[in-house]
RNA sequence: UGACGUUCUCGGGGCGGGGUGGAAUUCCCCACCGGCGGUAACGCUGCUUGAAUAACUGGCUACCCUUAAACAAGGGGCAAGAUAUUCCUGUUGCGAAGCCCGCGAGCGCCUGCUGCUCACAAAGCGGUGGGGUCAAGCAGAUACCGGUGCAAAUCCGGAGCCGACGGUCACAGUCCGGAUGUGAGAGAACGCAG
Numbered sequence: 001u002g003a004c005g006u007u008c009u010c011g012g013g014g015c016g017g018g019g020u021g022g023a024a025u026u027c028c029c030c031a032c033c034g035g036c037g038g039u040a041a042c043g044c045u046g047c048u049u050g051a052a053u054a055a056c057u058g059g060c061u062a063c064c065c066u067u068a069a070a071c072a073a074g075g076g077g078c079a080a081g082a083u084a085u086u087c088c089u090g091u092u093g094c095g096a097a098g099c100c101c102g103c104g105a106g107c108g109c110c111u112g113c114u115g116c117u118c119a120c121a122a123a124g125c126g127g128u129g130g131g132g133u134c135a136a137g138c139a140g141a142u143a144c145c146g147g148u149g150c151a152a153a154u155c156c157g158g159a160g161c162c163g164a165c166g167g168u169c170a171c172a173g174u175c176c177g178g179a180u181g182u183g184a185g186a187g188a189a190c191g192c193a194g
Base pairs, nucleotide, nucleotide: 001193002192004191005190006189007188008187009186010185016030017029018028019027031174032173033163034162035103036102037101038100042095043094044093046091047090050087051086052085053084054083056081057080059078060077063076064075065074066073067072098161099160106138107137108134109132110131111130112128113127114126115125116124117123142159144158145157146156147155165177166176167175
């Protein structure tokens, strides 16, 4: 380092205020939230290349200024050193999008087994498991407007929009439930291979 193996761990947030009503965290107004991987002109961080500026250190002295008869001294000047700040070159690590690309969970569909109705089958209703990943099944929402710029889906600002199923005195992204589940994946240890 790995389209490798085993094991373990981790792996989803959010209704606060007001209104209507007999009743609403479900409606209305304001508010709040955003799974995983990728991309990302961004941010932080360490190193690095070069430049500018600043004050500093020791050195040099053709030239200029001051003191001076001169020597000399001081200042300017010159190059060097190391420091700081800013910018630039390359690079390390970490982070960065709900609506740009893909994935996951839920429900549906297809499929195996099975229960009931049934004489059997078909069909219907139900249970359960694995799988398909179903070009766009439900199924998702601006590649919006403005700014900067050579360049913006991504940066900055503004506005808009989206959010499974079942339950509920009343319609749910935020409450309860399936769920101590599933899971995209993330990390660690050991092994194997190079």